This is a predicted structure of a 75-nucleotide RNA (transfer RNA) from Paenibacillus sp. FSL R7-269. Its mean pLDDT, the model's own confidence on a scale to 100, is 83. NCBI's taxonomy places the organism under Bacteria, Bacillati, Caryophanales, Paenibacillaceae, Paenibacillus. Rfam family: tRNA. Rfam's curators write: Transfer RNA (tRNA) molecules are approximately 80 nucleotides in length.
[in-house]
Order: sequence, then C1' cells, then structure tokens
RNA sequence: GGGGAAUUAGUUCAGUGGGAGAACGCUUCGCUGGCAGCGAAGAGGUCAGGGGUUCGAAUCCCCUAUUCUCCACCA
Repeated sequence: GGGGAAUUAGUUCAGUGGGAGAACGCUUCGCUGGCAGCGAAGAGGUCAGGGGUUCGAAUCCCCUAUUCUCCACCA
C1' cells in the first nucleotide's frame, strides 16, 4: 500500500427495509431470621461518525474512524 471481516444496553451477542431485543450484570419488591437461591417488576440505546437512496434505514450505497485478519513492499 491492497483485499476481507467486525462496530447494536455496563458485558457477550441476536436482529438482512416498517415493533430495537435476549442472556448475564444493575435497581426495587416478595419468599427466608439473614445470606445465598428463586420469583416478579423496572431502569439502562443519538444501532461507531457523516452523507446518500427510499414514503420509510441498525439493515442498501459512499466516505471517515477504530479493532482483527490475509496478501504485498522495505530491511
């Protein structure tokens, strides 16, 4: 320098054009003398950033950033 992949809740991830979700974690309540455990409820997201296409974008296209990976180059 070139190719490919990833970026969504605190963490790990799902979600291939019309409702943003799961598990774990966190908070509160109940069961228990208490802890653990179990059950119930709740909070938590400018979907990496910008632009475009579309009636409508996490999703399609372009640019940028970061991470991983392969190839090439130098020595």